[in-house]
Model confidence (mean pLDDT): 81 of 100. A computed fold for a 90-nucleotide RNA from a Desulfobacterales bacterium, annotated as c-di-GMP-I-GGC riboswitch aptamer. The organism belongs to Desulfobacterales, within Bacteria.
C1' cells in the first nucleotide's frame, strides 16, 4: 500500500414469524437464513420511501394528496467520508 481465492478463522443477517415502539415510511428483541470482503460507523449529495403542507393554493362536475418549503425514514439503492478482520502478493 495493492488485491479478494471453489481456502479458513470469526462476524453480520434479506424475506418471512412472534412480541414491543411509531400517525407513517421504518424501527427494537427473539426465532429465522436471501446474501454480504465492509452487511462495521457516519443521513455529506443524490435515488427511494413516510409526514406535514391539506380547513390554504392548485385541479376538477366533484374528486384522486399535485407543488413550493418542512420535518422524518434508508448506511443490505448509487456516490462520499471514518475506521477494521483475516488472507495473498510487493
Nucleotide at each position: 500500500c495493492a488485491a479478494g481465492a471453489u481456502a479458513a478463522a470469526a462476524c453480520c443477517a434479506a424475506a418471512c414469524c412472534u412480541g414491543g415502539u411509531g400517525u407513517a415510511a421504518a424501527c427494537c428483541a427473539g426465532g429465522g437464513a436471501c446474501g454480504g470482503a465492509a452487511a462495521g460507523c457516519c443521513g455529506c449529495g443524490g435515488a427511494u420511501c413516510c409526514g406535514u403542507g391539506a380547513a390554504u393554493g392548485g385541479g376538477u362536475c366533484g374528486g384522486a394528496g399535485c407543488a413550493a418549503a418542512u420535518g422524518g425514514a434508508c448506511a443490505g439503492c448509487c456516490g462520499g467520508g471514518c475506521u477494521g478482520c483475516c488472507u495473498u502478493g510487493u